[in-house]
RNA sequence: UCUUUAUCCAGAGUGGUGGAGGGGAAGGCCCUUUGAAGCCACGGCAACCAACAUUUUUUUCAUUGAGAAGGAAACUGUCGGUGCCAAUUCCUGCCCUGUGAACAACCUGUUUCAGGGACAGAUGGGGA
Numbered sequence: 001u002c003u004u005u006a007u008c009c010a011g012a013g014u015g016g017u018g019g020a021g022g023g024g025a026a027g028g029c030c031c032u033u034u035g036a037a038g039c040c041a042c043g044g045c046a047a048c049c050a051a052c053a054u055u056u057u058u059u060u061c062a063u064u065g066a067g068a069a070g071g072a073a074a075c076u077g078u079c080g081g082u083g084c085c086a087a088u089u090c091c092u093g094c095c096c097u098g099u100g101a102a103c104a105a106c107c108u109g110u111u112u113c114a115g116g117g118a119c120a121g122a123u124g125g126g127g128a
Stems, first nucleotide, its partner, number of pairs: 001128008013042005021031003026092003043085003048081002051078003054074008089120001094117005100112005
C1' cells in the first nucleotide's frame, strides 16, 4: 500500500513545551492568543487481539472413590499489544421510503424534515 472482516448516537484530561492553526478533503458549522497542531510527562476511558486467573456449563478418558485432558459462555478480574480522551465519524453530499411540512402548480416540481441504505473515513483482527 492492497484486500477481507467487526465496530463507530456510550465513555474518558491535566501539566510542561510550542506559538497559529485545528476538526481527513469540499461545503457548512464549530474549536482556538482565556493558547491550535506537534512533542514530552503523568492520568483516564474502552475492551478489538494475546496470555493467565475466576465462575458457570459441557465433552472425552479414567475410577471403588478422588480425578485427568479439552470445548463453550460471562456487563468477570489481572497483565500485555494497540486504540481513544470537544461536538453522533460534528453535520451534509449519492440512492430509497414517508396519509411528514412549506411554497408554486398544466405535467408535477422545488425546498425542507424524519427513517433506512450505499460511498468515503477511523480503529482493531485476519490475509497478500